RNA sequence: AAUCAAAAAUAAAUAGCACCCCGUAUAUUCCCGGUAAUAUGGUCCGGGAGUCUCUACAGAGUAACCAAAAAUUACUCUACUAUGGACGGUUAUUACAAUAGA
Numbered sequence: 001a002a003u004c005a006a007a008a009a010u011a012a013a014u015a016g017c018a019c020c021c022c023g024u025a026u027a028u029u030c031c032c033g034g035u036a037a038u039a040u041g042g043u044c045c046g047g048g049a050g051u052c053u054c055u056a057c058a059g060a061g062u063a064a065c066c067a068a069a070a071a072u073u074a075c076u077c078u079a080c081u082a083u084g085g086a087c088g089g090u091u092a093u094u095a096c097a098a099u100a101g102a
Base pairs, nucleotide, nucleotide: 003102004101012094013093014092015091016090017089021085022084023083024082025081026056029049030048031047032046033045034044041066042065050057058078059077060076061075062074063073064072
């Protein structure tokens, strides 16, 4: 240099998938209209705003407040969705290969 040539493999690269964690958005928030209840109560419906943004905009609890009226207030906990990133996992391909070896 040429020829032949394994193995359930190992490692690597690329692509996909899902989990978990950390960020960003948005505060699970605000406004308007209608509707219901009344201290054993404080509901329900629709529309709008909010996001380099699709969707969602609920639930549970605690306290205050409202003395017969029509209006709630504050706080705590739980996400979902979109998107960015990191570690690990899994599937496929590169590979009917290369390599060990003769």
The prediction has a mean pLDDT of 79. This is a predicted structure of a 102-nucleotide RNA (Purine riboswitch aptamer) from Oceanobacillus sp. CFH 90083. Its Rfam family is "Purine riboswitch aptamer". The literature on the family includes a 2003 paper in Cell by Mandal et al., "Riboswitches Control Fundamental Biochemical Pathways in Bacillus subtilis and Other Bacteria". The family has 133 seed sequences and 4,097 matches in Rfam 15.1.